A computed fold for a 75-nucleotide RNA from a Candidatus Micrarchaeota archaeon, annotated as transfer RNA.
It was read from a public genome assembly.
Rfam family: tRNA.
The organism belongs to Microcaldota, within Archaea.
Model confidence (mean pLDDT): 81 of 100.
[in-house]
RNA sequence: GCUCCUAUCGUCUAGCCCGGUCAAGGACACGGCCCUCUCAAGGCUGAAACCCGAGUUCAAAUCUCGGUGGGAGCA
Numbered sequence: 001g002c003u004c005c006u007a008u009c010g011u012c013u014a015g016c017c018c019g020g021u022c023a024a025g026g027a028c029a030c031g032g033c034c035c036u037c038u039c040a041a042g043g044c045u046g047a048a049a050c051c052c053g054a055g056u057u058c059a060a061a062u063c064u065c066g067g068u069g070g071g072a073g074c075a
Base pairs, nucleotide, nucleotide: 001074002073003072004071005070006069007068010028011027012026013025020058030046031045032044033043034042051067052066053065054064055063
């Protein structure tokens, strides 16, 4: 230099191929309440995310292009 893969709550991850609402779901962790003499466990509940920019579209986490970070291969 070229090609390919990848990026979503604090962490891990589903959804992406095949675009569709309202509230982007789950697990762990965290906050609140219940339970308990207390803690743990358990129950209920809450906050928290689509890497950045542009395009297509009535509508983009999802499709297209560019960029950035990470990974792999070739030279």